[in-house]
Context: one part of a larger RNA
RNA sequence: GGAUGAACGCUGGCGGCGUGCUUAACACAUGCAAGUCGAACGAUUAAAGCCCUUCGGGGUGUAUAAAGUGGCGAACGGGUGAGUAACACGUGACCAACCUACCUUUUGCACUGGGAUAACUCGGAGAAAUCCGUGCUAAUACCGGAUAUUUUGACUCUAUCGCAUGAUAGGGCCAAGAAAGCGCAUACGGCAAGAGAUGGGGUCGCGUCCCAUUAGCUUGUUGGUAGGGUAGUGGCCUACCAAGGCGAUGAUGGGUAGCCGGGUUGAGAGACUGACCGGCCACAUUGGGACUGAGACACGGCCCAAACUCCUACGGGAGGCAGCAGUGGGGAAUUUUGCGCAAUGGGCGAAAGCCUGACGCAGCAACGCCGCGUGCGGGAUGACGGCCUUCGGGUUGUAAACCGCUUUCAGUAGGGAAGAUAAUGACGGUACCUACAGAAGAAGCUCCGGCUAAAUACGUGCCAGCAGCCGCGGUAAUACGUAUGGAGCAAGCGUUAUCC
Numbered sequence: 001g002g003a004u005g006a007a008c009g010c011u012g013g014c015g016g017c018g019u020g021c022u023u024a025a026c027a028c029a030u031g032c033a034a035g036u037c038g039a040a041c042g043a044u045u046a047a048a049g050c051c052c053u054u055c056g057g058g059g060u061g062u063a064u065a066a067a068g069u070g071g072c073g074a075a076c077g078g079g080u081g082a083g084u085a086a087c088a089c090g091u092g093a094c095c096a097a098c099c100u101a102c103c104u105u106u107u108g109c110a111c112u113g114g115g116a117u118a119a120c121u122c123g124g125a126g127a128a129a130u131c132c133g134u135g136c137u138a139a140u141a142c143c144g145g146a147u148a149u150u151u152u153g154a155c156u157c158u159a160u161c162g163c164a165u166g167a168u169a170g171g172g173c174c175a176a177g178a179a180a181g182c183g184c185a186u187a188c189g190g191c192a193a194g195a196g197a198u199g200g201g202g203u204c205g206c207g208u209c210c211c212a213u214u215a216g217c218u219u220g221u222u223g224g225u226a227g228g229g230u231a232g233u234g235g236c237c238u239a240c241c242a243a244g245g246c247g248a249u250g251a252u253g254g255g256u257a258g259c260c261g262g263g264u265u266g267a268g269a270g271a272c273u274g275a276c277c278g279g280c281c282a283c284a285u286u287g288g289g290a291c292u293g294a295g296a297c298a299c300g301g302c303c304c305a306a307a308c309u310c311c312u313a314c315g316g317g318a319g320g321c322a323g324c325a326g327u328g329g330g331g332a333a334u335u336u337u338g339c340g341c342a343a344u345g346g347g348c349g350a351a352a353g354c355c356u357g358a359c360g361c362a363g364c365a366a367c368g369c370c371g372c373g374u375g376c377g378g379g380a381u382g383a384c385g386g387c388c389u390u391c392g393g394g395u396u397g398u399a400a401a402c403c404g405c406u407u408u409c410a411g412u413a414g415g416g417a418a419g420a421u422a423a424u425g426a427c428g429g430u431a432c433c434u435a436c437a438g439a440a441g442a443a444g445c446u447c448c449g450g451c452u453a454a455a456u457a458c459g460u461g462c463c464a465g466c467a468g469c470c471g472c473g474g475u476a477a478u479a480c481g482u483a484u485g486g487a488g489c490a491a492g493c494g495u496u497a498u499c500c
Stems, first nucleotide, its partner, number of pairs: 001500004006496005013372006019365002021330001026328003030325003035072003040069002044065001049060004079283003089207007098200002103196007111145004120135001122133004151176003155172007181188001209255003216246003221243008258280004262273004285306005308319004336362001338361003344358001345356004375405004385396004409441001411436005419427001444489005449470003455484005465472002
């Protein structure tokens, strides 16, 4: 000198765009943050209309609503960085050892049966959370049988090919395995299999901090055989066999740490760093576990244990903000319990649409960057006042007054968007345009001994104080304090901290 997610002191006019718990992965009141589908299903229920009527009502009927069965979603999106020195990440390669719902595409198929169950009814237990029993019912829920181009498994034959285990194509034979309907219909769905796309899983090479005042470490340990398990290879697991495996090219142990694209600085080499934005990973009070599912070992799912908090009729229950706001606490320090689904994107739905604290916006904060303003021209008798003075004067200073002009920004009034494609705009009567009035509403901070741009007076008297370094102050202090003057930067200016 540059930089910062900064803080502190003094000061503070406007706008645009960004950014905003770096500390306690501390504890959390309250609200919201994941639902949706009646074109899968049964049952319940208005009003209007229509039909009937014994005038009590009944039937039909669609909309709608709360719940239930069922489907899809809830594994995304959002948060945090505790753990992790590891194939976690980065980069390159491989899988002839793998999976992939929804989507695209190709081929074929959808035949025939069955028994339940929730809702509901009735009864019961409980303070509650919730649970038990009886009876009834439906399905794209569940379960048989048939069929099988292909698929899977066993055996077997042929051809071609490969870096090895082998792979691909074709044939024979045996065994096993499917389906679902809805209906106003233009539609939407179901099953088997091939291909694609997308997303994931696995393996390996190389790279990735400090300590040797950590030198030896290891028994599923290293390898083999067989089996189990998995989507799949594999000590991943088990049995048996062998005795190996790693290590000064730093094993093991300890400390620290999410990694990267990037960011800061620097001429570069490098050093430091990983906030915001993007990719990957890990985590969801702590520890463990599986279930469902295409996908989880699952932040707003389940079970167990623990700590903590809450309710209780003491028998037993409920909870998890490292989602968005917000509260307490910690701290030098970090915002609103806002508006909207209008846009973009996501889930469900045939659609209308519903949901969406993702997101779009607004609010707060000079926290940062950028832009603008606080006026312009004239004006000497160089006014008054201040300060200094050699008492002549000098300086503040064209500065002010005064004269003329302008109106950016802010203000008031009128008009008023784009963002949306038929409709639909939170932002927002916002941006922007026009008019009006009046210099009107808008300047501070630090410094002035040298480094380093800028000096005099008074006060003080090694005191009070200053200070980044050198150093100032003990009676004439350009270094302390005040004043005047000056220098620098400017809605900021200084200080502190950290990095280069």